The part of an RNA shown here (small-subunit ribosomal RNA, 5' domain) has 526 nucleotides and comes from an uncultured Nitrospiraceae bacterium.
Context: one part of a larger RNA
RNA sequence: GAACGAACGCUGGCGGCGCGCUUAACACAUGCAAGUCGAACGAGAAGGCGUAGCAAUACGCUUGUAAAGUGGCAAACGGGUGAGUAAUGCGUGGGUAAUCUACCCUCGGGUGGGGAAUAACCCCUCGAAAGGGGAGCUAAUGCCGACAUGCCCAACAUUCCCGCAAGGGAGUAUUGGAAAGCCGUACCGUGGGUGCGGCGCCCAAGGAUGAGCUCACGUCCUAUCAGCUUGUUGGCGGGGUAACGGCCCACCAAGGCUGCGACGGGUAGCUGGUCUGAGAGGACGACCAGCCACACUGGCACUGCGACACGGGCCAGACUCCUACGGGAGGCAGCAGUGAGGAAUAUUGCGCAAUAGGCGAAAGCCUGACGCAGCGACGCCGCGUGGGGGAUGAAGGCCUUCGGGUUGUAAACCCCUUUCAGGAGGGAAGAUGGAACGGGUAACCGUUCGGACGGUACCUCCAGAAGCAGCCACGGCUAACUCUGUGCCAGCAGCCGCGGUAAGACAGAGGUGGCAAGCGUUGUUC
Repeated sequence: GAACGAACGCUGGCGGCGCGCUUAACACAUGCAAGUCGAACGAGAAGGCGUAGCAAUACGCUUGUAAAGUGGCAAACGGGUGAGUAAUGCGUGGGUAAUCUACCCUCGGGUGGGGAAUAACCCCUCGAAAGGGGAGCUAAUGCCGACAUGCCCAACAUUCCCGCAAGGGAGUAUUGGAAAGCCGUACCGUGGGUGCGGCGCCCAAGGAUGAGCUCACGUCCUAUCAGCUUGUUGGCGGGGUAACGGCCCACCAAGGCUGCGACGGGUAGCUGGUCUGAGAGGACGACCAGCCACACUGGCACUGCGACACGGGCCAGACUCCUACGGGAGGCAGCAGUGAGGAAUAUUGCGCAAUAGGCGAAAGCCUGACGCAGCGACGCCGCGUGGGGGAUGAAGGCCUUCGGGUUGUAAACCCCUUUCAGGAGGGAAGAUGGAACGGGUAACCGUUCGGACGGUACCUCCAGAAGCAGCCACGGCUAACUCUGUGCCAGCAGCCGCGGUAAGACAGAGGUGGCAAGCGUUGUUC
């Protein structure tokens, strides 16, 4: 000098864009953060209509809504944090002839015929609660099959082709292997069926995307850590997995790593990048983006295409809460917010209008992702606090050699302007999709509705220089000097050093220098 997720002191007008618990991965009150589908299914309050009745009400019909249940998809994304991890991580480049991939795209074939349950519901019952137990009924795109069919796929056998090989590809035979319906519309004709259209479902191939595994190289300090290792290293056989493999197991062999640093200890998420620097390098890894890891602590599996699963489950532990003492409930490193810790870090806000995600045929619903607003000079950038004229160089202050000098064109005064702030009026873009109505066979066209931010940005008008400057320094380094007070005192100080009676270094004042809505100080990096 530059930089910062900063803090502290003094000061503080406006706006734009960013950023905002670096400490206790400490504990958390409260609310919200993952649902959706009635076009899969049974059932169905409320409401509406009708009948009876003076009425309460009862019954029936209808729209099939709400809450709940079965089922499907999602919940493995999105969001948070950096504890652990020095390599099961990350970065770069390969391999997978050792693999999987829901939804999506392309393409081929199919969707026949049966069966048994169960929740909801009703009844009984245990419990304070949380939550159960028993009996009975019922549906499905839920579940089941020695049923049928199956281009095709799998297993095994065999032939051919390719490959140095491990193995891959093609053909043939045998064996095995599937499914689910719903909606609209037309017709038949009312039990329902058939055709067409749409959405699904099953088998298979290819793609896309995502993921698993694996190899090489690189990736902090420490030798005051020198030897480490028994599933250890390899083989054979098996188990397991989507898949290779001591991943696991039995047996056999005795190996494997290490001075190019094994093993141990310390520290640490890694990267794109950021800061600095002429560069080489050094330091760092906040925000944004990619990857990883974690979700009270430790362990485990279940479901599923995908998890060993933040707002799922089980066990154990610590802690907190409820209890009728028998027993139960919980997990903010999601968004706000609270306490604690700390030098220190924000609102228990608005909205799904946009972007995006989940579900749905759609309308739509959900979304503390996100979009916005609030708070904070925390940072960067922009703007303003007026402009021109104005000398007897006023007054006052300060200094003085008492002549004067300086503050100083500064003020007053004259002329002008009105950004910003204030007041009044107007007022968006961000909007496409979609809905309603009308036209049209349809595609589509027209009108209307529809914005959290927000009556915001922006525009016009009004008034009047009106409402808006501080902070640090002035001995040298280093730009800026005098007076008074003090008297090695009080004090200053980054280094050198100032202060003991004329202190340009302390304190105050006047003046001056520097920067400016900031200025200084401290900390840290280069």